[in-house]
Notes: Predicted 3D model of a 116-nucleotide RNA (SAM riboswitch aptamer (S box leader)) from Formosa sp. L2A11. Of the family's consensus pairs, 97% are formed in the model.
RNA sequence: UUGUUAUCACGAAAGGCAGAGGGAUAGACCCGGUGAAGCCUUAGCAACCCUUUACCACACUUAAAGAAGGUGCUACAUUCUACUCGAUGAACCAUUUUCAAAGGGGCAGAUAACCC
Numbered sequence: 001u002u003g004u005u006a007u008c009a010c011g012a013a014a015g016g017c018a019g020a021g022g023g024a025u026a027g028a029c030c031c032g033g034u035g036a037a038g039c040c041u042u043a044g045c046a047a048c049c050c051u052u053u054a055c056c057a058c059a060c061u062u063a064a065a066g067a068a069g070g071u072g073c074u075a076c077a078u079u080c081u082a083c084u085c086g087a088u089g090a091a092c093c094a095u096u097u098u099c100a101a102a103g104g105g106g107c108a109g110a111u112a113a114c115c116c
Stems, first nucleotide, its partner, number of pairs: 003114006013042005021031003025082004043074003048070002050066005078108001083105003088100004
């Protein structure tokens, strides 16, 4: 750096250094000198890879338990809107049209495993 698959529910922070930004992008909305990003230490969460057991001829799958190791994560939450479909409602005498909008899908992004 390319692609495939799975998940995006829940959960879990203190200290030190540092010193103005941060929540991926834009807007909104938030967090931030009562200390942002980043780095380090310690602690923790989770269970993707993993370990054990059951099942099984074996393996896969499935289920249960676990946490030594490889990652990841520890404000609010993939925050809302963005592209598309759109129940329904409103404007209008009505059609067309316009506006709002529950919800669905997509794009994008994050993490893991594999792959180039």
Model confidence (mean pLDDT): 77 of 100.